[in-house]
Molecule: c-di-AMP riboswitch aptamer (ydaO/yuaA leader)
Organism: Thermoleophilaceae bacterium
RNA sequence: CAACGCAGUCUGCCGAGUUCCUGCUGCUCCGUGCGGCAGGGAACGGGGGAACCGAUUGGACCGGCUACGGCCGGUCCACGGGGCGAGUUGCCGCCGGUGUGCGGCAUAGCGCGUUCUCUUCGCGCGAGCCCGUCAGCUAACCCCGUAGGCGUCCAAGAGAGACGAA
Numbered sequence: 001c002a003a004c005g006c007a008g009u010c011u012g013c014c015g016a017g018u019u020c021c022u023g024c025u026g027c028u029c030c031g032u033g034c035g036g037c038a039g040g041g042a043a044c045g046g047g048g049g050a051a052c053c054g055a056u057u058g059g060a061c062c063g064g065c066u067a068c069g070g071c072c073g074g075u076c077c078a079c080g081g082g083g084c085g086a087g088u089u090g091c092c093g094c095c096g097g098u099g100u101g102c103g104g105c106a107u108a109g110c111g112c113g114u115u116c117u118c119u120u121c122g123c124g125c126g127a128g129c130c131c132g133u134c135a136g137c138u139a140a141c142c143c144c145g146u147a148g149g150c151g152u153c154c155a156a157g158a159g160a161g162a163c164g165a166a
Stems, first nucleotide, its partner, number of pairs: 011151004018042010043146006053136001057078009080134001081131004089106006095099001109125005115160006
């Protein structure tokens, strides 16, 4: 000097993932400081859930009805179906593996670069996880979450706004 570790401060990004109060409590630079647990509010986000509307997979077998066109019920088989999220879809290639697989190129869509909108330009993302045969919409009502991970540019035009000063 660097790396590493601990504590705190400032400034931003993705995301719903923020904030306030009370009690107990750890650390402490003793600061209305930083955190942990429990409880209670606000705020944001998500799921389930009527009427109306919408929807009703295919096949086999059995029973009943029939206007002989079919209809209803039951069982079995095949295919399941759904949620959070921008994260969908197509083409091509690969294989001891044939899969909800891996890889490449695109793409619906999404994010950042300005407080907002539009246009242009530049740079990125285009995942992952969950429910478990079950859920369309959905007023009342019921239930759940408040994480995790990171560092942007010294973009432009037009319109609008906010803040500050006088």